A computed fold for a 72-nucleotide RNA from a Flavobacteriia bacterium, annotated as transfer RNA.
The sequence was found in a public genome assembly.
The organism belongs to Flavobacteriia, within Bacteria.
Rfam family: tRNA.
Model confidence (mean pLDDT): 82 of 100.
RNA sequence: UCCCCAGUAGCUCAGCGGUAGAGCAAGCGACUGUUAAUCGCUUGGCCGGCAGUUCGAAUCUGUCCUGGGGAG
Numbered sequence: 001u002c003c004c005c006a007g008u009a010g011c012u013c014a015g016c017g018g019u020a021g022a023g024c025a026a027g028c029g030a031c032u033g034u035u036a037a038u039c040g041c042u043u044g045g046c047c048g049g050c051a052g053u054u055c056g057a058a059u060c061u062g063u064c065c066u067g068g069g070g071a072g
Stems, first nucleotide, its partner, number of pairs: 001071007010024004018055001026042005048064005
């Protein structure tokens, strides 16, 4: 310098054009003699940044940033 992959909730990850979800974690409650386990509810992100395309973008395009891998 070039190529590829990833960046979404506190963490691990889904979502692949039509108003963003799960598990774990956290809070509250039920159950239990108590704890644990189990069950229910709740909280929580405008999707790495900036532009573009579109009626509409987490999703498509460009560029930049961060991390990982590869070529020379």